[in-house]
RNA sequence: UCCCGACAAAGCCAACCCCUGCGUGAUGGGGGGCGGAAAGCGGCGGGUCUGAGAAGAAGAUGGCCGAGCUGCCGAA
Numbered sequence: 001u002c003c004c005g006a007c008a009a010a011g012c013c014a015a016c017c018c019c020u021g022c023g024u025g026a027u028g029g030g031g032g033g034c035g036g037a038a039a040g041c042g043g044c045g046g047g048u049c050u051g052a053g054a055a056g057a058a059g060a061u062g063g064c065c066g067a068g069c070u071g072c073c074g075a076a
Stems, first nucleotide, its partner, number of pairs: 004074002012036002016032005034063001040069002044066003047061004
């Protein structure tokens, strides 16, 4: 350094429930909290979700998958 991932240390994120702001909606914020070693970043590809019947277009989702970029700690 790479692989790997402790009932380790220090931090980080937050399913779901409750409360709550905008919005038609998927979303956002706060508290508790399932869990996570990329549950960090960007919607690039696929998937899923949204409304006004469908499609298109648009939007949402990085805690669905793939690929890309980056990264804390150090026992076995």

The RNA shown here (c-di-GMP-I riboswitch aptamer) has 76 nucleotides and comes from Nitrospiraceae bacterium UBA6898. Model confidence (mean pLDDT): 77 of 100. Of the family's consensus pairs, 88% are formed in the model. NCBI's taxonomy places the organism under Bacteria, Pseudomonadati, Nitrospirota, Nitrospirales, Nitrospiraceae.